[in-house]
RNA sequence: CACUUAUCCAGAGCGGUUGAGGGGCCGGGCCCGACGAUUCCGCGGCAACCAGUUCACCACGAGCAGCCUUCGUAGCGGAGGUCUCUGGGUGCGACCAGGUGCCAAUGCCCGGAGCGAUGAGGA
Numbered sequence: 001c002a003c004u005u006a007u008c009c010a011g012a013g014c015g016g017u018u019g020a021g022g023g024g025c026c027g028g029g030c031c032c033g034a035c036g037a038u039u040c041c042g043c044g045g046c047a048a049c050c051a052g053u054u055c056a057c058c059a060c061g062a063g064c065a066g067c068c069u070u071c072g073u074a075g076c077g078g079a080g081g082u083c084u085c086u087g088g089g090u091g092c093g094a095c096c097a098g099g100u101g102c103c104a105a106u107g108c109c110c111g112g113a114g115c116g117a118u119g120a121g122g123a
Stems, first nucleotide, its partner, number of pairs: 001122001003121006013043004021032003025112005044103003048100003052095003055091004061085003066082006107115001
């Protein structure tokens, strides 16, 4: 950061600093704000994505030691299921809080632009 993809009606505050605006852009509304907007910092919290642990299910692969079913043999044996393991996938699962993120109102509402924010991948 032009790109790809997922999510955006849930959730979560205190102090310090700054000192008048803020709610992404445009238009129309409606809200928040000296009982301190906004910025930055500290502590705390929330849990969206990634990471980690775990549970359940699914398919593939490997193991063939055991058990069950079935077919067959003079004997060896074949197939399926169960069982064990590796990695993979799914779940509005559970835990955790490491990396990001977030902690007024549905991305505040409507319309327009196909925008905006965040995560993951990528350049």
SAM riboswitch aptamer (S box leader) from an Actinomycetota bacterium, 123 nucleotides, folded computationally. The model forms 96% of the base pairs in the Rfam consensus. NCBI's taxonomy places the organism under Bacteria, Bacillati, Actinomycetota. It matches the Rfam family "SAM riboswitch aptamer (S box leader)". Rfam describes the family as follows. The SAM riboswitch is found upstream of a number of genes which code for proteins involved in methionine or cysteine biosynthesis in Gram-positive bacteria.